Description:
This is a predicted structure of a 72-nucleotide RNA (transfer RNA) from uncultured marine group II/III euryarchaeote AD1000_19_F05. The source organism's lineage runs through Archaea, Methanobacteriati and Methanobacteriota. Rfam family: tRNA. By type it is a transfer RNA. About the family: Transfer RNA (tRNA) molecules are approximately 80 nucleotides in length.

[in-house]
RNA sequence: GCCACUGUGGCUUAGGGGUAUAGCAUCCCAUUGGUAAUGGGAAGGUCGGGAGUUCAAAUCUCCCCAGUGGCU
Numbered sequence: 001g002c003c004a005c006u007g008u009g010g011c012u013u014a015g016g017g018g019u020a021u022a023g024c025a026u027c028c029c030a031u032u033g034g035u036a037a038u039g040g041g042a043a044g045g046u047c048g049g050g051a052g053u054u055c056a057a058a059u060c061u062c063c064c065c066a067g068u069g070g071c072u
Base pairs, nucleotide, nucleotide: 001071002070003069004068005067006066007065010024011023012022018055026042027041028040029039030038048064049063050062051061052060
């Protein structure tokens, strides 16, 4: 330099045009003599950045950034 893939709460991730999901972690409540476990609830996301297409973009297109793998 070229090709492919990945980027979504603190971490791991689902979703591939129509309300952003789950688990772990955090906080609160219940349960217990107390803790753990268990059950219920809450908070936490400008979906890597910008532009375009569209009534509507995390999703489609283009450029850029970062990472991984391959080729040279």